[in-house]
Predicted 3D model of a 374-nucleotide RNA (Bacterial RNase P class A) from an uncultured Pirellulaceae bacterium. It matches the Rfam family "Bacterial RNase P class A". Gene Ontology terms of the family: tRNA processing, dimeric ribonuclease P complex and ribonuclease P activity. It is annotated as a ribozyme.
This record gives sequence, C1' cells and structure tokens, in this order.
RNA sequence: GGAGUUGGCCAGGCGAUCGCUGGCAAAUUAGUUUUGUCAGAGGAAAGUCCGGGCUCUGCAGAGCAGGAUGGUCGGUAACGCCGACCGGUCGUGAGAUCAGGGAAAGUGCCACAGAGACUUAGACCGCCUACCUCGAUGGUUUACCAUUGAGCGGCAAGGGUGAAAAGGUGAGGUAAGAGCUCACCAGCAGAUGAGGUGACUCAUUUGGCUAGGUAAACCCCAUCCGGAGCAAGGCCAAACAGAAAGCAGUGACUGCUCGUCGCGUUAUGACUUUCGGGUAGGCUGCUUGAGCGUGUCAGCAAUGGCUCGCCUAGAUAAAUGAUCGUCGUCGGUGCAAGCCGAUUACAAGACCCGGCUUACGGCCAACUCUUUUU
Repeated sequence: GGAGUUGGCCAGGCGAUCGCUGGCAAAUUAGUUUUGUCAGAGGAAAGUCCGGGCUCUGCAGAGCAGGAUGGUCGGUAACGCCGACCGGUCGUGAGAUCAGGGAAAGUGCCACAGAGACUUAGACCGCCUACCUCGAUGGUUUACCAUUGAGCGGCAAGGGUGAAAAGGUGAGGUAAGAGCUCACCAGCAGAUGAGGUGACUCAUUUGGCUAGGUAAACCCCAUCCGGAGCAAGGCCAAACAGAAAGCAGUGACUGCUCGUCGCGUUAUGACUUUCGGGUAGGCUGCUUGAGCGUGUCAGCAAUGGCUCGCCUAGAUAAAUGAUCGUCGUCGGUGCAAGCCGAUUACAAGACCCGGCUUACGGCCAACUCUUUUU
C1' cells in the first nucleotide's frame, strides 16, 4: 500500500424573529383570552414477528386435540432473545453459520440414468474354467496325461451409469475373486482411566460389527403454552319502542380456541334467535419507568450490586414548521486568503417496555491475510 473480518459512535450545533402542542405560574373575566417560563420524535419510530407489564374474563379444573421450542451452562420479568463454551459445515485466516434430540419403535420417499438404490439387491462391458458333462487333436500299452472347443457353472475385485453402488491402502489366499484372512487407518457399538458443573475431549483397549441418505417427510422423545386485548377497561352525560319465536330433569342454553368429562349459574330470564326504533358527547386510562446517565465493585462475558445525578412528546383528524445569521461538515473554484453552493442516506409516535428482522450515509478502533521497503 492492497484485500478482508468484527465492533463502537454520530445522524448537525448555537442564537434571534414569527408560528404550532403540552406543563407550570401570574394577570384577567369569558375565552380554542393575554403575558412569562420550561419541554417538544428514531436508531431504526418501520415489520406487527416473539416475549412481557397492564386491563377484563362466574373454571388460568382434568384429559384430548392444537401450537411452539430443541447441544450444555449461565443472564433476564420473560422469550423463539443475549453471553460463554461444546460439536458439525465453510474459510489460508481473523471469523461466519447451523430448523444442533431420535433412522436399532413404525410408515413413507431417493426422479432420470443404470444390471441393480432394502424383497440385503444386482450382471451392461467383463474375469475364471479348478470341479462335473460332451467332443476334437496329440502323446501313448488299455488306463492315463497335455492342449483346445462347447456346456453346466463360479465372481462382484476392475470399468461404465449415477448425488449416492455394500469402508480405504497393502499383503496373503483363490481357477478367478471377495473382510475370506492379516497389518495399519476410518466409521459404528462397548470397557477402563484422566480432565471438565456440563455438553464433550484425550489416552489405552475389545469386537470383522461395516450398504446408506432423508424427520423445515409423517412420526417418537423432552420442555413450555387459558382467552381476548387501550377500538382493553373505568366514570359522567344523552336517548329509547317494542314485536315474534324457542327452551326441561336420562337434561338444554350458557360460562372468551374446537370437542369430551367434571363443576357452577339460570329457566316468563342477568338466556338464545329474528325483525324493528332511538342515542353515541366528554373526561380518564395517558406517561416516574423491569427508566436514563457518571463512577466503582463482582463476573471471561451477557448482566447484577452500590453511590451520585437527571425527568426528556402525550396529540385525538391528529403538534415541532418557516426565515435570517453564525459555527461545523460536504462539494466546486483558487497558489493562498477567500468566494459560490448544499445541509447528507434510510426515514416520522398513539398504552408502555425487552428483543429480533429489514432499510441506510459518514467517522473511528482492533484483528487477519498479502505486497514492498528498512
């Protein structure tokens, strides 16, 4: 100098004028009034994907169904989140990533190609002719021997097809071959010892046990889960007009996922269904929080304890905008001083909080690989 990996920070500042929303104070006297003062969008406010706080619910009782998660140990209010570690895969590496329990409970699927992809199979190209049968030639004393052809057969080691073809390398053995046997290695199933909270790792050793893959296929195992949601809910105000039908004990309706069991309430009613009429305005919930920041202690870290300090939108058809100046930043021009222009990308709350995911401009730091120079 180049190429990468991981993390952190910022997202214009200050002042003035006018305008907007809220709080507080004062004046005032009807009013969405006046004056002063303080505050006034984001790191993602987006997605509406998880988890809760909070509110309501006469079962948050028991099975079933359904859904979610899936290595270990910690963190947290909790989680499907975060941290550290273990294992697999990718990368030279810094690192990244994993829908990371079970295929020996069962059922499925592996197209096409290929002989054959669990009915433990299969013979396309091939290798062998030992054993047995028939024949030919030669040797030869019948017998028998040698060579050769054919049949009956043997093989899955070599080649081919394929994503994948019955562990790998070497040696022995065989007619030719094959874990058929052996040595070493790999995998699988164990045993003993050591380390670790644990997942797991290392070492020694036994067994020829050696066709698989797939569970974001059905399934099995372990753990967890009532429901509905601020349009929840509470208070005040306003208004009203009812009609019809249904419903019984061996039990019906109803009780906030379906259905079952149990339990409870109700039966001219606090019920269900249909038709029809009237009213619908205001206040609250609504922002002091599992809150934020400084320092310190514990911890590898996530995070937690203690101390000190701070109060940062609460709108409701929905508020923060405009102008000017200055500083900063960016771009252009210029030797410079300066001058001109712009105000960056993604983008705007609605009960609140912890996460994840997605979009995106700039700056900084550490680490990895590589080139060159000293």